[in-house]
Model confidence (mean pLDDT): 81 of 100. Predicted 3D model of a 71-nucleotide RNA (transfer RNA) from Candidatus Falkowbacteria bacterium UBA2355. Its Rfam family is "tRNA". Rfam links the family to the GO term triplet codon-amino acid adaptor activity. Rfam classes the family as a transfer RNA. The sequence was found in a public genome assembly. Taxonomically the source falls in Candidatus Falkowiibacteriota (Bacteria, Bacteria candidate phyla).

RNA sequence: GUGCCUAUAGUUUAAUGGUAGAACAGCGGGUUGUGGUCCCGUUAGCGAGGGUUCAAUUCCCUCUAGGCACC
Numbered sequence: 001g002u003g004c005c006u007a008u009a010g011u012u013u014a015a016u017g018g019u020a021g022a023a024c025a026g027c028g029g030g031u032u033g034u035g036g037u038c039c040c041g042u043u044a045g046c047g048a049g050g051g052u053u054c055a056a057u058u059c060c061c062u063c064u065a066g067g068c069a070c071c
Stems, first nucleotide, its partner, number of pairs: 001070007010024004018054001026042005047063005
């Protein structure tokens, strides 16, 4: 330089253009002599900027970061 892939909660990850879910972790409570296990509740997220669309995590373009292959 060329081509391709990935980016969603603190972490690991789902989501055919139509209300962003789950698990673990955190916080509060129940249970327990204490702790753990278990149960209930709760907080928290679509990498950035544009475009298309009634509607974008999803489609298109550019950028940023990470990765793979070739040279």